[in-house]
RNA sequence: GCAGUGUCACGGCCUGUCGCUGGUGUUCAUUAGAACACGAGAGGAAAGUCCGGGCAGCAUAGGACACUCCACUGGUGAAAGUGCCAGCAGUUGGUGACAGCUGGAUAUGGGAGAAGAGAAUGACCGCCCUACGGGGUAAGGGUGAGAAGGUGGUGUAAGAGACCACCAGCCGGCGGGUGAUCGUCGGGCUGUCUCAUCUGGAGGCUGCAAGUUCGCGUAUACCAUCGUCUGAGGGCUGUCCGUCCGAAGCGCAAGCUACGAUGGAGGGUAGAAUGCUAGAAGCGCAGGGCAACCUGCGAAGUAGAUAAAUGACAGGCACCUCGCAAGAGGUACAGAACCCGGCUUAUAGAGGCACUGCUUUC
RNA sequence: GGUCUCGUAGCUUAGUUGAAUAGAGCGUUUGAUUCCGGUUCAAAAGGUCGUGGGUUUGAGUCCCACCGAGAUCA
Repeated sequence: GCAGUGUCACGGCCUGUCGCUGGUGUUCAUUAGAACACGAGAGGAAAGUCCGGGCAGCAUAGGACACUCCACUGGUGAAAGUGCCAGCAGUUGGUGACAGCUGGAUAUGGGAGAAGAGAAUGACCGCCCUACGGGGUAAGGGUGAGAAGGUGGUGUAAGAGACCACCAGCCGGCGGGUGAUCGUCGGGCUGUCUCAUCUGGAGGCUGCAAGUUCGCGUAUACCAUCGUCUGAGGGCUGUCCGUCCGAAGCGCAAGCUACGAUGGAGGGUAGAAUGCUAGAAGCGCAGGGCAACCUGCGAAGUAGAUAAAUGACAGGCACCUCGCAAGAGGUACAGAACCCGGCUUAUAGAGGCACUGCUUUC
Repeated sequence: GGUCUCGUAGCUUAGUUGAAUAGAGCGUUUGAUUCCGGUUCAAAAGGUCGUGGGUUUGAGUCCCACCGAGAUCA
C1' cells in the first nucleotide's frame, strides 16, 4: 500500500417564514373556551412480535404423582427455550485473523425404510477343516450414513483384542484446575441414530382493546303515585266461541297480576377520564472485576398522541459522486402507541481501536 | 396495538409421532367410441411442497430467519 476479521461509537447541522401535539405563564370571557408569549416534541433499530419480565385482572389450602419444556462449565442478570461475559471439547468453512453449529448418563428396555447374506443369537461369494451330513472364520469382496474401534505384527488349519505396539474413545487411580476438562499410569471395556427411562432444573391463564372511575340519548327489569279498561287468573268444555267468578285478587300448585302518564332508581352503550410515563432507566466521575456486570457519589429532567402531532418551503454549511472547470446530482433504513431488558431483520455514507494475509521499502 | 391460524399441480385437497418414485378429485392434452358434439373408456403431461439457511445418512414433516394471506379481541 492492497485485501480482510472482530469490536465500539455515529448516522447531518444552522437560520428564516408558515403550520401541528402537549406543558407553563399573562390577558379576555359567566362558562365552554379564545388570543399572545416562552419552552419541549421519534430511533438505532421506534420494525418483526421471536424470547423474558414489570404491571393489571381472573383462578388458586398444602404436598406428591402425572404432563410440557430445558440440558458442556463457571460467572452475571429481575428473568430469558435463541440473554450477556469468560472458558472446555468436537465438527464445518476460511491461507489466516475469525465465524457457524453441536454438547448430561457406554446403566436398563424398545424401535429403525430401501439396499445388503446379515443392522447383533449375522455366513451370499470367498478362506480353512471334513467322516461330505456338516463345522469353523467377521481377515478379503459387495451393500450401506453405520458391519463388532483403526493400522501393523504375533499367532492359527484358516481366522479373531486371542495376544502385542501405536492411535481414537470409555472406565478407574494419581496430579493441575472452582469446573467443563487437561496430563500421566492402569484396565481389552468399544457399531450408528432415535424413543422410553434415569439425573438436575423451570412452568397457573389472559393481556393496557388488561383494568379502574364517570356516564348524553333511546329503550327498560324494578319502585311509588295517579288515571283508564271485563283487565291478570280460573271454573264449565276434547277445542274454539260463549257464559260464570274475579283487584289482597285468581289458581291444588308452579306462578300470574293489563295499558298509559309523572317521578324515582339501577345496570350499561356512545363518549370522557384514568392506567400514561421518574424507569430493575440513561449520562458523568471514582473504585472493584479479564469481561458481562456490580458498588458509591454527582447533576439535569417538559414526547405522551387516539385516526393518531413531531412537518412543509427557502437559503447557507458539511459529506459523497460525475466533471479540466463552471456547475449538476445525491445524503440510507425507516415513524413512538403501557413500560423495560434481550435477540433477529433493514440500513446510503463515514470514523476509532485491536488483529490477520499478501506485497513493497528501510 | 395484542393474540392465533394457514401457505403442497391451473383449482380443491391428503400426507405434518422424519424413510427414499409426494397421492387423489376436478380441469388440461392425446387417443378410442360417434355422421358431429357431449357422455363414457384408456393414457399422458403438469409439483424447485411460500423463500432462504440449519440439524440429520435422509426434511413437505424438526429448528431459525424472512415473505404473503386470513381470523379474532373494544
Two RNAs folded together computationally: RNase P RNA and transfer RNA, 436 nucleotides in total. Its mean pLDDT, the model's own confidence on a scale to 100, is 75.